Description
This is a predicted structure of an 88-nucleotide RNA (transfer RNA) from a Spirochaetales bacterium. Rfam family: tRNA. About the family: Transfer RNA (tRNA) molecules are approximately 80 nucleotides in length. It is annotated as a transfer RNA.
This record gives sequence, structure tokens and C1' cells, in this order.
RNA sequence: GCCGAAGUGGUGGAAUUGGUAGACACAGGGGACUUAAAAUCCCCCGGCUGUAACGGCUGUACCGGUUCAAGUCCGGUCUUCGGUACCA
Repeated sequence: GCCGAAGUGGUGGAAUUGGUAGACACAGGGGACUUAAAAUCCCCCGGCUGUAACGGCUGUACCGGUUCAAGUCCGGUCUUCGGUACCA
């Protein structure tokens, strides 16, 4: 250089044939219970913003494209892994 695979919250890991993300679990935060703690139970848990509101915007490595709709399809780029060629 060429070919292939992978990249999703703090972590692991989902998402039918493209159908409007992050199920589920861990970690974390708050509360209940307890003399106290552990265990158990309930709620929250990507980011920004913030309301009258269970609200708004944004987000699947990055930049574009197709589409009413993209984590998924197409083009380019980056990183990692595997294979392969060259190596005077």
C1' cells in the first nucleotide's frame, strides 16, 4: 500500500427488514427501613438548557450524502485489531 472487521453513556451490553437510541446489568446519586450499618425495597442516572409541564435542544468515532425517517444504507476521513504484498 491492498483486503476485512470493529468504534454506541462512567463500564459491560441491547436496539426486527431503516421506524425516531442506550433495553438489561454494574458503578454512581437520593430516599425508605435500621439504635447504627449491611442486606432489601423505591426513584433518578448520555450531554446542554431549564419549565407551568412527565418541557426544549442535542447526541451512536468524525465530516458529508440518500430518505418522511439513519447506530443501521452510500462516499470520504480517523483510530484499533486481523490478514496480505513490498522490503534494494